[in-house]
RNA sequence: GCUCUCAUAGUUCAACGGAUAGAAUACGGCCCUCCGAAGGCCGAGACAGAGGUUCAAUUCCUCUUGAGAGCA
Numbered sequence: 001g002c003u004c005u006c007a008u009a010g011u012u013c014a015a016c017g018g019a020u021a022g023a024a025u026a027c028g029g030c031c032c033u034c035c036g037a038a039g040g041c042c043g044a045g046a047c048a049g050a051g052g053u054u055c056a057a058u059u060c061c062u063c064u065u066g067a068g069a070g071c072a
């Protein structure tokens, strides 16, 4: 330098182009307990950035940024 893959919650992962973007774990509150752990209930928390296509984009297209792999 070229090609390909990836980027979603603190972390690990989901989500036919259409439902309030979901789960585990972590975190906070309550219940339980003599106190904790475990368990139960509740809560907060995210689409890398900018454009485009579409009635509608996390999803499709382009560019940028970052990470990884291959080739040279």
Base pairs, nucleotide, nucleotide: 001071002070003069004068005067006066007065010025011024012023013022018055027043028042029041030040031039048064049063050062051061052060
A computed fold for a 72-nucleotide RNA from Candidatus Paceibacter sp., annotated as transfer RNA. The same sequence occurs in records of 2 taxa. The source organism's lineage runs through Bacteria, Minisyncoccia, Minisyncoccales, Candidatus Paceibacteraceae and Candidatus Paceibacter. Its mean pLDDT, the model's own confidence on a scale to 100, is 83. The sequence is in RNAcentral, with records from ENA.